[in-house]
RNA sequence: AACCGAGAAAGGCACACCAGGCGCGAGCCUGGGCCGCAAAGCCGACGGGAGUCGAACCGUUUCGUUCGACUCGGCCGGGUUGCCGAA
Numbered sequence: 001a002a003c004c005g006a007g008a009a010a011g012g013c014a015c016a017c018c019a020g021g022c023g024c025g026a027g028c029c030u031g032g033g034c035c036g037c038a039a040a041g042c043c044g045a046c047g048g049g050a051g052u053c054g055a056a057c058c059g060u061u062u063c064g065u066u067c068g069a070c071u072c073g074g075c076c077g078g079g080u081u082g083c084c085g086a087a
Base pairs, nucleotide, nucleotide: 004085005084012037013036017032018031019030020029021028022027035074041080042079043078046077047076048075049072050071051070052069053068054067055066056065057064
């Protein structure tokens, strides 16, 4: 240094939920909260998956399919940066 991730050390983030705000919506921001996380840091201008909105088609309704735009990094893969140092 790399791989790796402890009954280690110092810390970090913040699920659900609540309050306020933004958005048609998925969802996002701030504060509280703390389920969990060795990347639960970042990248949606890398690939997938899921969701939202609108349109078209099928269709008794529903459902489904296609297209477009949007959302999710705490859905996965991948890329990239980083604290510590036991086995």
Model confidence (mean pLDDT): 86 of 100. The RNA shown here (c-di-GMP-I riboswitch aptamer) has 87 nucleotides and comes from an Acidobacteriota bacterium.